RNAcentral holds the sequence, with entries from ENA and MGnify. The RNA shown here (transfer RNA) has 75 nucleotides and comes from a bacterium.
[in-house]
């Protein structure tokens, strides 16, 4: 240099046009003499990043930027 995957709250992950949800983990409440268990409730993400395209994009196009992997080229 070609090609392919991935990328979304602190952490693993779904969502694949109708305006982001689940564990976990954190905060508050109940339960316990306290503490873990367990129940409830909250708070955090404009989706790696620009554009586009659409009434409307995490989701579809182009571009780029990271990380794997697979080729290719030099040595």
């Nucleotide at each position: 240099c070609g090609g392919g995957a991935u990328g979304u709250g602190g952490c693993g992950c779904a969502g694949g046009g109708g305006u982001a949800g689940c564990g976990c983990a954190c905060u508050c409440g109940c339960u316990u003499g306290g503490g873990g268990u367990g129940c409830g409730a909250g708070g955090g993400g404009u989706c790696g990043c620009a554009g586009g395209u659409u009434c409307g994009a995490a989701u579809c196009c182009u571009g780029u930027c990271a990380u794997c992997c697979c080729g290719a080229c030099c040595a």
The same sequence occurs in records of 2 taxa. It matches the Rfam family "tRNA". The coordinates come from a structure-prediction model, not an experiment, and the mean pLDDT is 82.